This is a predicted structure of a 526-nucleotide part of an RNA (small-subunit ribosomal RNA, 5' domain) from Agriterribacter humi. Its Rfam family is "Bacterial small subunit ribosomal RNA". Gene Ontology terms of the family: ribosome and structural constituent of ribosome. Its mean pLDDT, the model's own confidence on a scale to 100, is 85. The source organism's lineage runs through Bacteria, Bacteroidota, Chitinophagia, Chitinophagaceae and Agriterribacter.

Context: one part of a larger RNA
RNA sequence: GGAUGAACGCUAGCGGCAGGCUUAAUACAUGCAAGUCGUGGGGCAGCGCAGUGUAGCAAUACAUGGGCGGCGACCGGCAAACGGGUGCGCAAUACGUACGCAACCUUCCUUCGAGCGGGGAAUAGCCCAGGGAAACUUGGAUUAAUACCCCAUAAUAUAACGAAAAGGCAUCUUUUUGUUAUUAAAGCUCCGGCACUUGAAGAUGGGCGUACGGCUGAUUAGGUAGUUGGCGGGGUAAAGGCCCACCAAGCCUGCGAUCAGUAGCUGAUGUGAGAGCAUGAUCAGCCACACGGGCACUGAGACACGGGCCCGACUCCUACGGGAGGCAGCAGUAAGGAAUAUUGGUCAAUGGACGCAAGUCUGAACCAGCCAUGCCGCGUGGAGGAUGACGGUCCUCUGGAUUGUAAACUUCUUUUAUCUGGGACGAAACACUCCUAUUCUUAGGGGCCUGACGGUACCAGAUGAAUAAGCACCGGCUAACUCCGUGCCAGCAGCCGCGGUAAUACGGAGGGUGCAAGCGUUAUCC
Repeated sequence: GGAUGAACGCUAGCGGCAGGCUUAAUACAUGCAAGUCGUGGGGCAGCGCAGUGUAGCAAUACAUGGGCGGCGACCGGCAAACGGGUGCGCAAUACGUACGCAACCUUCCUUCGAGCGGGGAAUAGCCCAGGGAAACUUGGAUUAAUACCCCAUAAUAUAACGAAAAGGCAUCUUUUUGUUAUUAAAGCUCCGGCACUUGAAGAUGGGCGUACGGCUGAUUAGGUAGUUGGCGGGGUAAAGGCCCACCAAGCCUGCGAUCAGUAGCUGAUGUGAGAGCAUGAUCAGCCACACGGGCACUGAGACACGGGCCCGACUCCUACGGGAGGCAGCAGUAAGGAAUAUUGGUCAAUGGACGCAAGUCUGAACCAGCCAUGCCGCGUGGAGGAUGACGGUCCUCUGGAUUGUAAACUUCUUUUAUCUGGGACGAAACACUCCUAUUCUUAGGGGCCUGACGGUACCAGAUGAAUAAGCACCGGCUAACUCCGUGCCAGCAGCCGCGGUAAUACGGAGGGUGCAAGCGUUAUCC
């Protein structure tokens, strides 16, 4: 000099764009953050409608009312493994780069094939009867399905046994082909279609392996028995001591094993001419974790933040018998701390889940609020104006110098401010509907509808210099000097140092210098 997720002191007009618990992975009141589908189903708790009945001349009132719109709870499907948070752990089962899998999986999506026949038994809900303070739970009766089961059909699927050819990397791989056995499905419909089953290929997402790379300590020198390898098995989507039985005695290590300490890694960020050094907030990729520890279930995918079980600590409810919970999601509270924000709005856009769709949900996201925390921009007026005014300060004191064109005064402008009026882009759209073309899908055109932000940005007009400057420093380094007070006191200080009666170094004043809505100090890095 530059930089910061900064803090503190003094000060403070505005806007744009960013950023905002670095500490206690401490404990959490309250609300919300993952639902959706009635075009899978039985149904009808609640709402509404048609209808029906009673009263009334009628309006209407009361009752009834799955027949319909729709729909709480329930069965079922998909999603909940994404998105969001945090950095505890981890020095390598992580990350980065480059390869490999002749050892693998992949719901949804796309393309190309084939199929979608027949039957059955339950169960939730509803109803009835209980138990319990509650959480919840027991029994009986009855019922449906895209829930479950059986039969049929069946392959380039799976399994076993073969044949031929080609190739390689050891186990082998690829292509062609044969026999036998096993295995599937679900309906709904506005009749357009949407679903379903089974293959092949693709795409996407993962899994596993290898090499190299990136911290400190030798005041850590030996470490290791599933340890290292083999044969055989188990397990897995899959190779493998991943696990197991048996056999052998190996394997790592001074090019630093093991142990100990510290730490999420990277793209990047800061600085520097570079080499390098330091850092890893925000944004993006990967990993790990979800009160501490362990375990599996479901599923294409988890050993699962807002799922389950067990143990533990803690908190809460209780009728004392027993139960409930997990903010490192968004807000918010307490605590800790030098220190870090609103218990806000909207699904309008983008994205996601579900749905044929309309749509519903979405603290993802987009916005708004708070904070000079940072960067950038703008303003606090411009021109003229000398009796060089008053006042202040200083001096060689009838007088000068300086503050100073500064002010007053004249004139101009109106960024900004205040008021008034207009007023967006973001919606190309999506969705709905009509037309045209089209085998399907779809494409084009017309109409209509939808904006949280927001009456915001922006534009125009009116008023009037009107609404807006501080902070640090002035001995040298280092730009900027005098007076007064104090008298080794009070104090200053980054280093040298200053102060003991003429202090440009302390305190005040005048003047000056630097930066400026900031300026200084402290901390840290280069």